[in-house]
RNA sequence: UUCUGAAAAAGCCAAACCCAUUGAAAGGUGGGGACGGAAAACCACGGGUCCGUCGGAGGUGGAUAGCCGGGUUGCCAGA
Numbered sequence: 001u002u003c004u005g006a007a008a009a010a011g012c013c014a015a016a017c018c019c020a021u022u023g024a025a026a027g028g029u030g031g032g033g034a035c036g037g038a039a040a041a042c043c044a045c046g047g048g049u050c051c052g053u054c055g056g057a058g059g060u061g062g063a064u065a066g067c068c069g070g071g072u073u074g075c076c077a078g079a
Stems, first nucleotide, its partner, number of pairs: 002079004012037002017032006035066001041072003045069003048064007
């Protein structure tokens, strides 16, 4: 450096739901809480999905990284 893996060790994140808050909405943020995760760290580049809008198809704005693919970075062990 590459590949494989979570068995061990150190750890990490946090679904649904509840409370508060924010947003037109989807959704976001904080606290509680753990379904799960080997990148569930980061990035909206491509696709999908969700919300809004124009409308005939479709376009367009926003969201989703824990939908899939891709890019960047990272702990441990083995080869």
The prediction has a mean pLDDT of 83. This is a predicted structure of a 79-nucleotide RNA (c-di-GMP-I riboswitch aptamer) from a Deltaproteobacteria bacterium. Taxonomically the source falls in Myxococcia (Bacteria, Pseudomonadati, Myxococcota). The sequence was found by an Rfam model in a public genome assembly.